[in-house]
Context: one part of a larger RNA
Parts: sequence; C1' cells; structure tokens
RNA sequence: GAACGAACGCUUGCGGCGUGCCUAACACAUGCAAGUCGAACGAGAAAGUCCUGCUUGCAGGAUGAGUAAAGUGGCGCACGGGUGAGUAACACGCGGGUAAUCUGCCUUUGAGACUGGGAUAACAUCCCGAAAGGGGUGCUAAUACCGGAUACGAUUGGAUCUUCACAAGAAGCUCCAAUGAAAGGAGACCUCUUCAUGAAAGUUUCCGCUCGUAGAUGAGCCCACGGCCCAUUAGCUAGUUGGCAGGGUAAUGGCCUACCAAGGCGAAGAUGGGUAGCUGGUCUGAGAGGACGAUCAGCCACACUGGAACUGAGACACGGUCCAGACUCCUACGGGAGGCAGCAGUGGGGAAUAUUGCGCAAUGGGGGAAACCCUGACGCAGCAACGCCGCGUGAGUGAUGAAGGCCUUCGGGUCGUAAAGCUCUGUCAGGUGGGAAGAACCCUCUGACUCCUAAUAAGGGUCGGAGCAGACGGUACCAUCAGAGGAAGCACCGGCUAACUCCGUGCCAGCAGCCGCGGUAAUACGGAGGGUGCAAGCGUUGUUC
Repeated sequence: GAACGAACGCUUGCGGCGUGCCUAACACAUGCAAGUCGAACGAGAAAGUCCUGCUUGCAGGAUGAGUAAAGUGGCGCACGGGUGAGUAACACGCGGGUAAUCUGCCUUUGAGACUGGGAUAACAUCCCGAAAGGGGUGCUAAUACCGGAUACGAUUGGAUCUUCACAAGAAGCUCCAAUGAAAGGAGACCUCUUCAUGAAAGUUUCCGCUCGUAGAUGAGCCCACGGCCCAUUAGCUAGUUGGCAGGGUAAUGGCCUACCAAGGCGAAGAUGGGUAGCUGGUCUGAGAGGACGAUCAGCCACACUGGAACUGAGACACGGUCCAGACUCCUACGGGAGGCAGCAGUGGGGAAUAUUGCGCAAUGGGGGAAACCCUGACGCAGCAACGCCGCGUGAGUGAUGAAGGCCUUCGGGUCGUAAAGCUCUGUCAGGUGGGAAGAACCCUCUGACUCCUAAUAAGGGUCGGAGCAGACGGUACCAUCAGAGGAAGCACCGGCUAACUCCGUGCCAGCAGCCGCGGUAAUACGGAGGGUGCAAGCGUUGUUC
C1' cells in the first nucleotide's frame, strides 16, 4: 500500500447492488418447511339454504354433494434446503478403464395384455389402556395380493459352426431345454334393452399396464498422477500379502469363509501423532510465489450420540423404522413422547452477525389427463454504513476586506469572498397528482387448417382472436408545488509524513507505530485559533499478502 463474512470509538442525508453466528456439530418454546391423485378403489358426512307437516320447535324430504375429512392403492418423500463435526487419502481434481456393472421417470422401437382365486383396511361391534395405542369377531373393493396359460425378444444351460486369441478364453449365427409377464381407467360414436337413467355388445381416441430393444440421464466400482506439519514418531502388518475353491453383490475384489503358500509396506518417510472438508476460485504480488477456501458453483461427509437393517430404480434415509445411550417433556407410576447443522424465532456462548414478515405473480421442483394443489426452494419486503458504487448537503456575484475569534513587533495580520447582501438553480428528502407500467409466458374459451377415425363425436397438432392471473406496490418512473430551505464529520499537524502558533501544565498530568516528548517560553501532553488529509464516513484494533 492492498484486502476483510470483521469488531470497537466518534459521526451519519439519500439511492442501487451485494453481504450478514467465523464462537457452543450447545440446548431448544411456538408456527410453518412434502405432498398429491376421485380419470386406480370401496365407501362417505356436517353447517347452511329451500320445501312439507304439525304437538311452533321438532320431524321428514331436497339441496349442500358423490363435496370435506378418514381409509386401501399409485407416484413423490434418495430432489430441493442446512451444516463442516469427522475425514490426510476410501473422498476430491484432472486423465484413463469397466471383456466386472445397474439405471424409476424421459426419448426410440418390437411384442403382448388370456384365464381364474382368496383376502384385507375403511366400516360395524365387543374388549384392554390415563394416554400413546392395541386386540377379538363380522362385511367389502381395486391399477392391492396370489395361482394357471402364452413368450417376438430376455435370462440361464447345452449342441453345431464361424471369427478373434500363443493359450486360458471371448464374440457371433442357428438349434434345443428350462425360467419368468401383465390392469385397467376416461371420453366420444353406434346398436340393443329398461326408456328418469343405468347396464350390455361393437368401433375409436387418450392416459396407463407387462416383457424386451436402443439411447439419454444419474450412479456404483477400478487404475495412475497431484495436494499440510512433526523423525524430539523407525520400524509396521495374521485377513496381514498372494493363490485356489466357494459364498455374497447390480458388479470386480480378503468384501467374507475354508484350505495352501509366507508374503506385503518402509528414509523417494511406512507406522504413529497433530491439524484440516476438497475444488473452481478469493486476496496479495511486476511475476514467481505466499495466504485463504465466507457468499456463488461442483463434489464429499454428517443429521441428538452409537449401531442396524427394511422399503425402493435409487437410502442404510435431516423433518422414515428398530435397538442401545445421554438429555428434555407427559403420566392415573403401569407406561409413553421428542430430536431446528430447514425458515423465522428463544436461551446460552461471544468483540460480533438480521424478521416468530408477504407471495406462489415469476423461475424451478413433486403429484395430477387437466383444472389445480403443495413448495420458509425461490421471488420479494424488513433490519444493519457490513462492503462496493452513485448522488446530494447548493451556484454566481459580493471588500466598508463588516462584526466576532485568534495572533500581534500594536502598525497590523489571519479566519476571508468566507459571511451578510443581491441574482439564480431545484438533484435528493418533503407535499400533491398521474402511473394498476414492464416483468406474462402458461392456461381457458373460440375460429380456421390438419392428423386420427366409419365419422362433420371425442382426442392430438399448427396458426389467429378474446378472456383470467402481480407478493413486491400505489413501488419504480413521470409531472407538478414550495423553498437554500432538512442534510459534515473524523483523524492528524516533532521526524518518518502533507500540515504552526498561543495559553495551561511543569519528568506531574499525560503522549507514543519507531525514534522518542514532558524537570517553567513544550510546533510531541491538555485546550484554543489556524492548517493538512480523507469524506457519509473517518480513525483504532485484529488477520493475510
């Protein structure tokens, strides 16, 4: 000099954009943060309103409504969000490998979707329990569950042949055997039948279902290289190193087990100890390098502590389950409930870090055919000079160089064109009015064309028209009104280092980054006048280069 997630002191007008628990991975009151689908399924209220009746405050019916809530089932909950505890190489970065792998939803493409069955929740009822919750009996449905059939292709095994390979073996064509699937829902048309309307046969469109194919995406695994300190850590290692066989996994492998061999690592630093999430990057520096790893992005790890598996395409799963532990809470003492390192917020710790805000309008995500619902992701607002950037606090003129302060050699000098005065301007803040701006696409309705179809139904596509939807926010912006009015401080002035005098004090009180000032004329202490430097900031402290 530069920098900072800073803090402290003094000061403080406005705006834009960012940033904001670095400490206790300490403990948490309260609310919210993951749901959705009635076009998978069985069921199914109430309030309110209307009508009728009469014992005028009750009964019945309709509507509300096949709506709400609950249940079975599907998909999602493995994303998104947080934190940095652990981790020194298992992660990560970059580059390879997988002839050792998986991949829901999505895209492409092939084949299929036949036929049966038994339950169970909800519900009803009974029982136990303070509660959390649990049990018995009975009823019922499905795209829930379980059989049988079928198998283009798939998997496994076998045979023949071909190709590659020194070989072990690998790939491929053909054939054989075995294994192993499925689910329906919605709309429209047409026909029949009871003719309110519901049911049935057929056709068709859309959404789904099953087994495959190819891809995309995501993930697992392997290899080499790279990345901190200590040798006042020198030897470490028995599943240890390798082989063989088996198990296990989506898959290779001591990953695991039995047997066999005795190996493997190490001064090019093994082992041990300490510290630490890694990277893109950030800061600094002419660079080389050094330091750091907040915000943003990628990856990893963790979710009260330790352990474990279940479900699933994917977890050994932050707002899932089980076991153990510590802690907190409830209890009828028998037993139960909980996990903010999600967003706010509280206590505590600390020099120190914000609102228990608004909205799903946008972007993105989950569910749904869609409407739509959910979304503390996100978009916004609030607080904080915490940082960067921009603007303002007025401009011109004005010498009797006013008054006043300070200094003075008492002549004067200086603050100083500074003020006053005169002439103007009108940013920002303030008032009034406009501005329902843009951010907007999607969606719904409708018209035309087109695809599909028996079809001018329905459905899909393209183009056009109309309509709905804004948290921010009456915000940005614009116009206008008034009037210099409301808006400057902080540090320093001995040298380094830009800037000097007076008074007070008298080695005292004090200053100080270093050198050093102060013991009676102190440009160094304290005050004043003046000056210098920065400026809505200025200094100090801390840390890095």
Predicted 3D model of a 545-nucleotide part of an RNA (small-subunit ribosomal RNA, 5' domain) from a bacterium. Model confidence (mean pLDDT): 81 of 100. RNAcentral holds the full RNA, with entries from ENA and SILVA.